A computed fold for a 300-nucleotide RNA from a Candidatus Limnocylindria bacterium, annotated as Bacterial RNase P class A.
RNAcentral holds the sequence, with entries from ENA.
Rfam family: Bacterial RNase P class A. Rfam classes the family as a ribozyme.
A source record names the gene rnpB.
Model confidence (mean pLDDT): 76 of 100.
RNA sequence: GGAGGCGGCCGGACGGCCGCGGGCGCUGUGGUCGAAAGGCCGCGCUCGAGGAAAGUCCGAGCUCCAUAGAGCAGGUCAGCGGGUAACACCCGUCCGCCGUGAGGCGAGGAAUAGCGCCACAGUGACGAUGCCCGCUUCGGCGGGAGUGAAACGCGGCAAGCUCUGGCCGGAGCAAGACCGAAUAGGAGGGCGUCGAGGCUGCUCGCUCAGCCCUCGGGUAGGUCGCUCAGAUGGAUGGCCGUCGCCGGGCCGACGCGAGUCGGUCCGGGCACAGAACUCGGCUUACAGGCCGCUCUCCAG
Repeated sequence: GGAGGCGGCCGGACGGCCGCGGGCGCUGUGGUCGAAAGGCCGCGCUCGAGGAAAGUCCGAGCUCCAUAGAGCAGGUCAGCGGGUAACACCCGUCCGCCGUGAGGCGAGGAAUAGCGCCACAGUGACGAUGCCCGCUUCGGCGGGAGUGAAACGCGGCAAGCUCUGGCCGGAGCAAGACCGAAUAGGAGGGCGUCGAGGCUGCUCGCUCAGCCCUCGGGUAGGUCGCUCAGAUGGAUGGCCGUCGCCGGGCCGACGCGAGUCGGUCCGGGCACAGAACUCGGCUUACAGGCCGCUCUCCAG
C1' cells in the first nucleotide's frame, strides 16, 4: 500500500415563510356562542417518529375466561456450563463443517424399544448368496474377488414416524372496565272498567288494548384502558435559500498511466421506511458515510 475479518456509530445541518396534532396560558377585559358549565376560533410559549417505529416470529407485563390433583392429546426446545423476569435471546466452551487466515456456520439427545426408508453401482441395502476356490453327511459350511457412503458387523437416516428429557391453560387493547339515552320490548304497581275485540247469544268474570309511575337489561353514544409523541378518519408536513454528500459534463494543474486535486455548471439525485397498550429479543429492509481493533492474509 492492497484485500479482508470483527465490533460500534451516524443516517443530512442551519435559516425564513406557511401548515398539522398535544399541553399550558391569555389580569374578574382576546373574539364569538351560551343562563352556566363549557364549545369553537385567534394569539403566545412549549413538546411532537425509528434504528429498524416494519415482519408480528419468540418471551413477558397487563386484561378477560378457564382451572382440586394427576394423566392423555397437542405444541415447543435439545452437546455442556452460565446469564436473564422470561425466551427459540445473550455469553463461554467442546465437537463437526467451511475458509490460506482473522473468523464464520450448525436442523449437534436417542438407531440395542418399534415401524419405515437407503438413489446409482452391485448377486444382495438387512436376513442376500449370482461368481471363483476348498470341504461336504449334498442340506449346506468356510475362504476370496467385485460394487458401494455402508455388505451380517447387532451398517446408515430421527431434516419420515417414533422414543427420552425439560417447558407450555386459552384468547388478546376490536383485551377489558365504568357511565348510559331516545324508541321499541320486559317486570311490578296504579288508574280506567265510560271504549273496541275475543272466550259466548246475554250477564258476571278473565283476557287484550289505553294512560301514569317505578325498576332492571341491552343498544346508540361517552369516559377510562392510553402514556411529557399519542390519534380513533388517524398530527409529526410543504415550499424557498445557504451549506454538506453523491452522480454526470466542461476547464485547469500534477502524473508514463490507472488516477488525484481544484474550479464551475446541471440533476424531478440524497436511502429503507413512518408510532397506535408497553417492554426484552430475533429476523428482514437500508443511498451514503464515520470510528475502533493489541485482528488476518498478500506485496514492498